[in-house]
Description:
Predicted 3D model of a 73-nucleotide RNA (transfer RNA) from a Patescibacteria group bacterium. Taxonomically the source falls in Bacteria candidate phyla (Bacteria).
RNA sequence: GCCCCCAUAGCUCAAUUGGCAGAGCAGAAAGCUCUUAACUUUAAGGUUCCUGGUUCAAAUCCAGGUGGGGGCA
Numbered sequence: 001g002c003c004c005c006c007a008u009a010g011c012u013c014a015a016u017u018g019g020c021a022g023a024g025c026a027g028a029a030a031g032c033u034c035u036u037a038a039c040u041u042u043a044a045g046g047u048u049c050c051u052g053g054u055u056c057a058a059a060u061c062c063a064g065g066u067g068g069g070g071g072c073a
Stems, first nucleotide, its partner, number of pairs: 001072007010025004019056001028042004049065005
């Protein structure tokens, strides 16, 4: 230098191939307990890496960029 893959909650990952952004863990509150742990319940937590484009509608499609990983030279 060229090619491929990835980027979504604090962490690990889904989102059925364009139609309500979710789960587990962690953290918070409540219940239970003499207390803690465990267990149960509840609520919260998101500019879907950035900038544009297409579309009635984009995490998803297109272009460019940034970061990470891999391959070739």